[in-house]
């Protein structure tokens, strides 16, 4: 770096640091010295693992012993904390006042867990 999946129209500071650009690319549009990106604390959220509760199933002499499953807790990895992934890009359909335009709907790309490598 590449693969496989699962989710992206919900939610999240009037702090602190620092000091020029960001929003993934490309077109737009924005955000920003009234302080950006990025850190740090906070918060937000529940994918993994934990962990409680209740059910079911197996073992079976026992055990709240293993396995799902469903509702919690936010304990640990993680993410995230403007705008729908800000919008579009390829495509089909569909509508229209038809150089256009706008909707749905599927892929593309992208982003995060998880996984196996």
């Nucleotide at each position: 770096c590449a693969c496989u999946u699962a989710u992206c129209c919900a939610g999240a500071g009037u702090g602190g640091c620092g000091g020029a650009g960001g929003g993934a690319c490309u077109g737009g549009c924005c955000c920003u010295a009234u302080g950006a990106u990025g850190c740090c604390c906070g918060g937000c959220a529940a994918c993994c693992g934990g962990u409680u509760u209740u059910g079911a199933u197996u073992c079976a002499u026992u055990g709240a012993a293993a396995u799902c499953a469903a509702a919690g807790c936010a304990c640990g990895g993680u993410g995230c904390u403007a705008a729908u992934u800000c919008c579009a890009g390829c495509a089909a359909a569909g509508c229209u006042a038809c150089a256009g335009g706008c909707u749905u709907u599927g892929g593309a790309a992208g982003a995060u867990g998880a996984g196996a490598a």

About this RNA: The RNA shown here (SAM riboswitch aptamer (S box leader)) has 117 nucleotides and comes from Halobacillus fulvus. Taxonomically the source falls in Halobacillus (Bacteria, Bacillati, Bacillota, Caryophanales). It was read from a public genome assembly, where an Rfam model found it. The model forms 88% of the base pairs in the Rfam consensus. The coordinates come from a structure-prediction model, not an experiment, and the mean pLDDT is 82.